RNA sequence: GGAGCCCGCCAGACCGCCGCUGGUGCAAGGCCCGAAAGGGCGCACUGGAGGAACGUCCGGACUGCAAAGGGCAGCGUAGCAGCUAACGGCUGCCCACCGUGAGGUGAGGAUCAGAGCAACAGAGACGAGUCGCGUCGGUUCGCCGCCCGCAAGGGGGGCAGCAGGCGCGGGUGAAACGGGCAAUCUCUACGCGCAGCAAUACCAAAUAGGCCAGCGUUGAUCUGUGUCCCGGGGAGCUGGCGGGUAGGUAGCAUCGAGCCGUUCCGGCGACGGGCGGCCCAGAGGAAUGGCGGUCACGCCGUGGGCAACCACGGUGCACAGAAUCCGGCGUACCGGCGGACUCCACAC
Numbered sequence: 001g002g003a004g005c006c007c008g009c010c011a012g013a014c015c016g017c018c019g020c021u022g023g024u025g026c027a028a029g030g031c032c033c034g035a036a037a038g039g040g041c042g043c044a045c046u047g048g049a050g051g052a053a054c055g056u057c058c059g060g061a062c063u064g065c066a067a068a069g070g071g072c073a074g075c076g077u078a079g080c081a082g083c084u085a086a087c088g089g090c091u092g093c094c095c096a097c098c099g100u101g102a103g104g105u106g107a108g109g110a111u112c113a114g115a116g117c118a119a120c121a122g123a124g125a126c127g128a129g130u131c132g133c134g135u136c137g138g139u140u141c142g143c144c145g146c147c148c149g150c151a152a153g154g155g156g157g158g159c160a161g162c163a164g165g166c167g168c169g170g171g172u173g174a175a176a177c178g179g180g181c182a183a184u185c186u187c188u189a190c191g192c193g194c195a196g197c198a199a200u201a202c203c204a205a206a207u208a209g210g211c212c213a214g215c216g217u218u219g220a221u222c223u224g225u226g227u228c229c230c231g232g233g234g235a236g237c238u239g240g241c242g243g244g245u246a247g248g249u250a251g252c253a254u255c256g257a258g259c260c261g262u263u264c265c266g267g268c269g270a271c272g273g274g275c276g277g278c279c280c281a282g283a284g285g286a287a288u289g290g291c292g293g294u295c296a297c298g299c300c301g302u303g304g305g306c307a308a309c310c311a312c313g314g315u316g317c318a319c320a321g322a323a324u325c326c327g328g329c330g331u332a333c334c335g336g337c338g339g340a341c342u343c344c345a346c347a348c
Base pairs, nucleotide, nucleotide: 001344002343003342004341006339007338008337009336010335012295013294014293015292016291017290018289020048021047022046023045024044025043026042030041031040032039033038050319054330055329057328058327059326060325061324062196063195064194065193074192075191076190077189078188079093080092081091082090083089094108095106096105097104098103109187110186114185115184116181117180131169132168133167134166135165136164138162139161140160142159143158144157146155147154148153200250201249202248203247210241211240212239213238214237215236222232223231224230258278259277260276261275262274264273265272266271297316298315299314300313301312302311303310304309
């Protein structure tokens, strides 16, 4: 100098103006919406997206329901040891494979229980047999010779066919009768109750059902503009209770498996402990934005310069946005920065 490998970090900064949203205070009250429950309206201060907030794949917290115990079924996991609230995650070691290497990947229990599977090639591929060749004895309405007999016929041989026994098959192929695959079923060991914040709890209308009480055809209630009389119509009317719905509040974001730091302790490490500091978004159709300026940086163009670079102009440009919370995994990503290590080449 080139190529690579692993780990960590950033994801523009600042100022001004105008907005959105949570919290606290002023603060007593007032006004608005609503039957109520409850919510909103002013000013000041202050908090306000991510490394993945994403996918919703795995594990938990939390909540409701269910639930003696055991077995079967179902689902999941799988070297050994550990970490952790838990995990299918992470760490260390072993083994296998890939890489010259730094490193990377692993779906890494069992094929002496049973079943299933194996392209192409090959005679044959999962259970024993088929095919070809050789050989042995047997057999036949076949064919051809030989021997005996006057003849009918008899005897014997060869070829061919048939079924059977035995032996062989160079080679093919990952594998040839003894093996492989559990990333096929299966077996073994271990784990798992079901649903999910639209969980769930509380407050709670209108209307229509339900129940109870009272009144009512001896005319209630309604209606004729308020009242009485009167007229009309007329079998319901009133009150209470209870459940569910709309709506509202909590769950829900101040105390936690919390975050940050550490030249502390234990451990190879994941991690645990100590010490110090901090409180860090929370809506409910869903806020976290817009405009302007300066600087930094990247890219493009033009000009200058031997070059490093400088000036001007243009362009702001990755993936993506919380929705009960947390730990993981996976996936996406313009670029930039730092550190450890490996291989190659060269120089001293």